[in-house]
RNA sequence: AGCAGAAAAAGGCAAACCCGUUGAAAAACUGGGACGCAAAGCUGCAGAUCUAAGGCAGAGAGUAACUGUUAGGAUGGCUGGGCUGCCUGG
Numbered sequence: 001a002g003c004a005g006a007a008a009a010a011g012g013c014a015a016a017c018c019c020g021u022u023g024a025a026a027a028a029c030u031g032g033g034a035c036g037c038a039a040a041g042c043u044g045c046a047g048a049u050c051u052a053a054g055g056c057a058g059a060g061a062g063u064a065a066c067u068g069u070u071a072g073g074a075u076g077g078c079u080g081g082g083c084u085g086c087c088u089g090g
Base pairs, nucleotide, nucleotide: 003089004088005087012037013036017032018031020029021028022027035077041083042082043081045080046079047078048075049074050073054070055069056068057067058066
């Protein structure tokens, strides 16, 4: 340098749920909380999934209410890729 994660240590992260804040929503953030995680560190680049305020289309007397569609929104704790990294082992 590369490969591997059985056991161990130093430690790390923190699902669901709850409080508060932001947001149209998905969701994010703070605090609590631990289901799990060897990259559950970073990155939407590809796929996947979620949302649909706004846009577009339909319908409507109508700018309302309604229906469909759409990511430029979101998830890195869905998968693959990229970048970086602790410990131990051969």
Predicted 3D model of a 90-nucleotide RNA (c-di-GMP-I riboswitch aptamer) from Neobacillus terrae. The organism belongs to Neobacillus, within Bacteria. Its Rfam family is "c-di-GMP-I riboswitch aptamer". Its family is annotated with cyclic-di-GMP binding in the Gene Ontology. The coordinates come from a structure-prediction model, not an experiment, and the mean pLDDT is 87.